Predicted 3D model of RNase P RNA and transfer RNA as a complex of 491 nucleotides.

[in-house]
RNA sequence: CCGGGGAGCCGGGCAGCCGCGGUGUCAUUGUCCUUUUGGGCAAGAUACCGAGGAAAGUCCGGGCUCCACGAAACAAGGGUGGCGGGUAACGCCCGCCGCGGGUAACCGCAGGGAAAGUGCCACAGAGAGUAUACCGCCGAUGGCCCCUAAAGGGCACAGGCAAGGGUGAAAGGGUGCGGCAAGAGCGCACCGGGGACCUGGUGACAGGGCCCGCAUGGCAAACCCCACCCGGAGCAAGACCGCAUAGGGGUCUCGCGCCUGGCGACAGGCAGGAGCGUUUCGCUCCGAGAGAUCCGGGUUGGUCGCUGGAGCGUCGGGAGCAAUCCCGCGCGUAAGAUGAAUGGCUGCCCCCGCAGCGCUGGUCGGCAACGAAACCGGCUGCGGGACAGAACCCGGCUUACAGGCUCCCCGGCACC
RNA sequence: GCCUGGGUAGCUCAGUGGUAGAGCAGACGACUGAAAAUCGUCGUGUCGGUGGUUCGACUCCGCCCCCGGGCACCA
Numbered sequence: 001c002c003g004g005g006g007a008g009c010c011g012g013g014c015a016g017c018c019g020c021g022g023u024g025u026c027a028u029u030g031u032c033c034u035u036u037u038g039g040g041c042a043a044g045a046u047a048c049c050g051a052g053g054a055a056a057g058u059c060c061g062g063g064c065u066c067c068a069c070g071a072a073a074c075a076a077g078g079g080u081g082g083c084g085g086g087u088a089a090c091g092c093c094c095g096c097c098g099c100g101g102g103u104a105a106c107c108g109c110a111g112g113g114a115a116a117g118u119g120c121c122a123c124a125g126a127g128a129g130u131a132u133a134c135c136g137c138c139g140a141u142g143g144c145c146c147c148u149a150a151a152g153g154g155c156a157c158a159g160g161c162a163a164g165g166g167u168g169a170a171a172g173g174g175u176g177c178g179g180c181a182a183g184a185g186c187g188c189a190c191c192g193g194g195g196a197c198c199u200g201g202u203g204a205c206a207g208g209g210c211c212c213g214c215a216u217g218g219c220a221a222a223c224c225c226c227a228c229c230c231g232g233a234g235c236a237a238g239a240c241c242g243c244a245u246a247g248g249g250g251u252c253u254c255g256c257g258c259c260u261g262g263c264g265a266c267a268g269g270c271a272g273g274a275g276c277g278u279u280u281c282g283c284u285c286c287g288a289g290a291g292a293u294c295c296g297g298g299u300u301g302g303u304c305g306c307u308g309g310a311g312c313g314u315c316g317g318g319a320g321c322a323a324u325c326c327c328g329c330g331c332g333u334a335a336g337a338u339g340a341a342u343g344g345c346u347g348c349c350c351c352c353g354c355a356g357c358g359c360u361g362g363u364c365g366g367c368a369a370c371g372a373a374a375c376c377g378g379c380u381g382c383g384g385g386a387c388a389g390a391a392c393c394c395g396g397c398u399u400a401c402a403g404g405c406u407c408c409c410c411g412g413c414a415c416c
Numbered sequence: 417g418c419c420u421g422g423g424u425a426g427c428u429c430a431g432u433g434g435u436a437g438a439g440c441a442g443a444c445g446a447c448u449g450a451a452a453a454u455c456g457u458c459g460u461g462u463c464g465g466u467g468g469u470u471c472g473a474c475u476c477c478g479c480c481c482c483c484g485g486g487c488a489c490c491a
Base pairs, nucleotide, nucleotide: 001412002411003410004409005408006407007406008405009404010403012349013348014347015346016345017344018343020050021049022048023047024046025045026044028043029042030041031040032039033038052387056398057397059396060395061394062393063392064234065233066232067231077230078229079228080227081226082096083095084094085093086092097111098109099108100107101106112225113224117223118222119219120218121217134165135164136161137160138159141158142157143155144154145153146152173191174190175189176188177187178186192214193212194211195210197208198207199206200205238304239303240302241301248295249294250293251292252291253290254289257270258269259268260267261266272286273285274284275283276282277281297490298489299488311331312330313329315328316327317326318325319324350385351384352383353382354381355380356379357378359377361376362375363372364371365370417487418486419485420484421483422482423481426440427439428438429437434471442458443457444456445455446454464480465479466478467477468476
């Protein structure tokens, strides 16, 4: 210098003028309440604050609020899935393991179980899950034929085989040597696989020798099994004040003290609560509705919840490989709106693109004067500057994003 | 803001792993003097997009896009 990989950050700046939302203050103005002190509302002045890295998708996890429920366990339903750690928690993050890709830096993996069971494997193909035999190979042995007989040869009948061909996504380990009639883990070596054991590691797992010729292919983002986790709804949650009404009707659930009579409305007695009178006691009064849901009707206002929180920091120290955690210091009005503010214009600067100018620059042509305008730089003009915007809050993930900056690493080439 | 259902032929809908159909509509033919009705034949799909699982995806899973519905309070 070229090409590539990883991590982090910014995502316009300054000034002037005009404007918007909020909070605080005021010997300010208006208005209302109040005897006054004072208080409410509106306006004005003034000071300060006012979108994001994703505020987005609403995909996970929590806080908070209400509802339900003795607790726990089981069941149902849903989710997660190598191991260890971090965290309030997670499907997130970090480290490690295994597998795959890449020369490498590094990247990707929904990465438990297929010898618990069930199911599926279309078409093609002989055979697709207790494997199979279409082409093919062999036919040693037995059979038949040639041959006087033996030796030898032939046929492919009984049968043997699964190496090769073919089908398929997939055909019951792979390569080689031996072996055989031909073959085959049939035997052997290496690789792969399985089993118990030893060693190392917290563990996933790794290494080692031994044994087993190999017996059960794939799919669990099919049912399922195993381990672990989860109550439901959501700030339009929920609480309070105010306006208004036909303060209505249907259905369901729970309840309506006890006894007697009555079909029943109800009546009587006993018991209960409250009040009166000093007590026994008497008198009077009270004692049935509540919730859910649907139909119909009404309002479309205000306050709280509401922002100080698992908070933030170019801070210091410590533990840890890291994620992260602990201690100390510092910060404070770091938006709180509710059809919903956070903006507009102008100037200068910044970045990008296009065009023009030869410009005491570099460059190119030429001996030079001088010329050229492809590239770098300069000046001038024009155009552009992304994705997108809080709506209870927080931790993540995912998706969108013009342009720019910083650091680390890998490969190649050249030079010292 | 929160919750929830869906996207398959021109339209309305089936299809729950194995080369995607039905009805209507459309085109052509027959019947008719002509038309309607009827009968016969035929075409039509990026299965909203994009990745993944699988031998194989409309179907199973993730992400994105689009369309629709519901949720206030009082009594």

It holds a member of the Rfam family "Bacterial RNase P class A".